[in-house]
């Protein structure tokens, strides 16, 4: 310095022009059922079921009736050249 790829909730991760799934995690309820574990017990706690909140998609600018997507710059991070 010149290509090429990524970039979407705290964290992973679908989406490929028509209005953002889904898992984890969290909160909030339940406890029918089941249990390492604490505890004398009651109950806690944990699995486990329901549910709630959370992302104007990295920043802009532009094309579109209409952009998470397409083009153009920036920036951040990988790769590869020189």
């Nucleotide at each position: 310095g010149c290509u090429c790829g990524u970039u979407u909730g705290g964290c992973c991760a679908a989406g490929u022009g028509g209005u953002a799934a889904g898992g984890c995690g969290u909160c909030g309820c339940a406890c029918u059922u089941g249990u390492a574990c604490a505890g004398u017990a009651a109950u806690g706690g944990c699995a486990u079921g329901c549910g709630a909140a959370g992302a104007u998609c990295a920043c802009u600018c532009g094309u579109u009736c209409g952009a998470g997507u397409c083009g153009g710059g920036u920036a951040a991070u990988g790769a590869g050249c020189a």
Transfer RNA from a Pseudomonadota bacterium, 82 nucleotides, folded computationally. Its mean pLDDT, the model's own confidence on a scale to 100, is 80. Rfam family: tRNA. Rfam classes the family as a transfer RNA. The sequence is in RNAcentral, with records from ENA.